[in-house]
RNA sequence: CCAGGGGGCCGGGCAGCCGCGUCGAAACAUUGUUUUGCCGAGGAAAGUCCGGGCUCCACGAAACAAGGGUGGCGGGUAACGCCCGCCGGGUGUCCGGUCCAGGCCGGGCAUUCAGGGAAAGUGCCACAGAGAGCAUACCGCUAACCGGGGAAACCCGGCAGCAAGGGUGAAAGGGUGCGGUAAGAGCGCACCGCGCGACUGGCAACAGGAGCGGCACGGCAAACCCCACCCGGAGCAAGGCCGAAUAGGGGUGGCGAGCUGGCAACGGCAGGGGCGUUUCGCUCUGAGUCACCCGGGUUGGCUGCUGGAGCCUUGCGGUAACGCAAGGCCUAGAGGAAUGGCUGCCAUCGCGGAUACGGUCCUACAUGGGAUACCGUCUGUGAUACAGAACCCGGCUUACAGGCCCCCUGGCAUU
Numbered sequence: 001c002c003a004g005g006g007g008g009c010c011g012g013g014c015a016g017c018c019g020c021g022u023c024g025a026a027a028c029a030u031u032g033u034u035u036u037g038c039c040g041a042g043g044a045a046a047g048u049c050c051g052g053g054c055u056c057c058a059c060g061a062a063a064c065a066a067g068g069g070u071g072g073c074g075g076g077u078a079a080c081g082c083c084c085g086c087c088g089g090g091u092g093u094c095c096g097g098u099c100c101a102g103g104c105c106g107g108g109c110a111u112u113c114a115g116g117g118a119a120a121g122u123g124c125c126a127c128a129g130a131g132a133g134c135a136u137a138c139c140g141c142u143a144a145c146c147g148g149g150g151a152a153a154c155c156c157g158g159c160a161g162c163a164a165g166g167g168u169g170a171a172a173g174g175g176u177g178c179g180g181u182a183a184g185a186g187c188g189c190a191c192c193g194c195g196c197g198a199c200u201g202g203c204a205a206c207a208g209g210a211g212c213g214g215c216a217c218g219g220c221a222a223a224c225c226c227c228a229c230c231c232g233g234a235g236c237a238a239g240g241c242c243g244a245a246u247a248g249g250g251g252u253g254g255c256g257a258g259c260u261g262g263c264a265a266c267g268g269c270a271g272g273g274g275c276g277u278u279u280c281g282c283u284c285u286g287a288g289u290c291a292c293c294c295g296g297g298u299u300g301g302c303u304g305c306u307g308g309a310g311c312c313u314u315g316c317g318g319u320a321a322c323g324c325a326a327g328g329c330c331u332a333g334a335g336g337a338a339u340g341g342c343u344g345c346c347a348u349c350g351c352g353g354a355u356a357c358g359g360u361c362c363u364a365c366a367u368g369g370g371a372u373a374c375c376g377u378c379u380g381u382g383a384u385a386c387a388g389a390a391c392c393c394g395g396c397u398u399a400c401a402g403g404c405c406c407c408c409u410g411g412c413a414u415u
Stems, first nucleotide, its partner, number of pairs: 001411010012346007020040002023037006042386001046397002049395005054235004059281006067231005072086005087115001088113011116226002121224002123220003138166002140162003145158005174192006193215001194213003199208003239303004249294007258269004271285004310329008347384009358374001359372005
């Protein structure tokens, strides 16, 4: 310097004139006006996908059920489906070993994974193929026995055996080699693979692993399902206050209308209601109550509404996420919805023109000449990304012209 990957920041600046909004101050005289001061959209304000604060409703506790969510281990957090670290798998690349290469093994880096269970059960694997999980004989290989042909070697067929070789396929019930056999086959053996695994390290996931076992049982759970853990509902159009108005309206259905003390007021019990079910408790009712449907009135004002799980700096602890301590700061609160308009200069980028200062190339060796617009300079023109709070906060996801910075990997050049 080039290419690839990852992360962070900015995303227009300055000036002038005019114009907006909340709040504070002063004055005026009203219900507002004038002057002045501080402040006034985002990294995503978007999506409404998660988790909360807050508000209201639901009687509470426990067990079970229904429904939903998460899914390697550990940590962080108010919490999470988020963040950090670690473990494991896949892919790519580099290094090393084996045996030059291929292949295999180990390690580093990058990237990625809805990463628990397929031996609880059910289900699916199209087409092709003989056969797709208690599987299979299309082409093939083969003694003995039987039949036929032949001088013989041998050939054909039947019976019987095989699944090593070939084919189909995304995938064919371990791989390589040796032995064995009529021909084969973990049939036996060696190594690898697979299963179990004493013991060792680690909080754990997991890693290593003496030894044992010939070892049929594939893939899919982002298929139903099983396992572990977690979960009330609705939402600022939540809610609260004031004001105003109407029709104390109409209809249907369920349960019950019992006992007792008391002159009465009032009290107790049965029964009924309050959760999907049950147990316990609590509570309402105990003469009215509950549910549904139709219809009417109110659409006004104030509040909720911004000081926070807040931000910044420094130090300490921690691999990190983050936590603790000290100090400092206050940065919109609109209410049909404010922060804008015009002008000038600058910055950045795109396109065009000029220029040979610098760089590069050619020629020459004369400190020269020629080419080139890569850099610089001048100039013209156009553009300046995605996009606007609406109760607030922590995340995720998506969008983003252009510019700057850092890290990793590989290549080239120089020292």